[in-house]
The RNA shown here (c-di-AMP riboswitch aptamer (ydaO/yuaA leader)) has 143 nucleotides. The coordinates come from a structure-prediction model, not an experiment, and the mean pLDDT is 77. Its Rfam family is "c-di-AMP riboswitch aptamer (ydaO/yuaA leader)". Rfam describes the family as follows. This family represents a conserved RNA structure found upstream of the ydaO and yuaA genes in Bacillus subtilis and related genes in other bacteria. The ydaO/yuaA element is thought to act as a genetic 'off' switch for the ydaO and yuaA genes in its native state. It is believed that the element may be triggered during osmotic shock leading to activation of ydaO, a predicted amino acid transporter gene, and members of the yuaA-yubG operon which code for KtrA and KtrB K+ transporters. The model forms 92% of the base pairs in the Rfam consensus.

RNA sequence: CAUAGACACACGCUUAGUUUCCGGGUGUCAUUCCGGAAAGCGGGGGAACCAGUUCUUUUGGGGCGAAUCACUUUUUUUAUGAGUGUAGGGUACCAUCUUACCCGAGUCCGUCAGCUAACCUCGUCAGCAGUGGAUGGGUCUGU
Numbered sequence: 001c002a003u004a005g006a007c008a009c010a011c012g013c014u015u016a017g018u019u020u021c022c023g024g025g026u027g028u029c030a031u032u033c034c035g036g037a038a039a040g041c042g043g044g045g046g047a048a049c050c051a052g053u054u055c056u057u058u059u060g061g062g063g064c065g066a067a068u069c070a071c072u073u074u075u076u077u078u079a080u081g082a083g084u085g086u087a088g089g090g091u092a093c094c095a096u097c098u099u100a101c102c103c104g105a106g107u108c109c110g111u112c113a114g115c116u117a118a119c120c121u122c123g124u125c126a127g128c129a130g131u132g133g134a135u136g137g138g139u140c141u142g143u
Base pairs, nucleotide, nucleotide: 002143003142004141005140006139007138012128013127014126018039019038020037021036022035023034024033040124041123042122043121044120045119050114060112061109062108063107064106069085070084071083072082073081088103089102090101091100093137094136095135096134097133098132
């Protein structure tokens, strides 16, 4: 450089949520478990400048997250419940287009926080069996 094949079956997917080391405990051994320390990834607070020009004092305000908003219905009326859509998000190397399916929750702070260098601080859970096509690019293997 050319050509052929693979790039999905827990060695995987959503999510920041992974890896290593030390100590303890248990066990035949290892791992799972507890505590701690690093690295990696992620979140919050926090100057100047800029933005804001009005606000808080309950119509409170703000954060994490894709998860916001509208309408209908149940009900004496709210609340609650039940639906229909929707901003937005997910589907296996990456991007774009298309198609099919799915999600569109929950929760935290506590009257308080715009951005924000230095600096300070917190998390590293939980849940899972996954659609195909086209174009371009890429990785690996063989010749």